[in-house]
């Protein structure tokens, strides 16, 4: 210095351009002499900036993490 390949909730991980959904965590509630597990409701996210397009996690540009390679 070049190529690549990753990036969504605390964690873990899906989405054919058309309401971002699942585990598990975590709140409250039910159940139980108390806790546990178990059941029901909630809350929480699409690294950053810009283009494309009615419409963008998703497509193009660049910038950053984290990994690999090659000099």
């Nucleotide at each position: 210095g070049c190529g690549g390949a990753u990036g969504u909730a605390g964690u873990u991980u899906a989405a054919c351009g058309g309401u971002a959904g699942a585990a598990u965590a975590u709140g409250c509630g039910a159940c139980u002499g108390u806790g546990g597990c178990u059941c029901g409701c909630g809350u929480g996210a699409c690294g950053a900036g810009g283009g494309u397009u009615c419409g963008a996690c998703u497509c193009c540009c660049c910038c950053c993490u984290u990994c690999c390679g090659c000099u």

The RNA shown here (transfer RNA) has 71 nucleotides and comes from a Nanobdellota archaeon. It was read from a public genome assembly.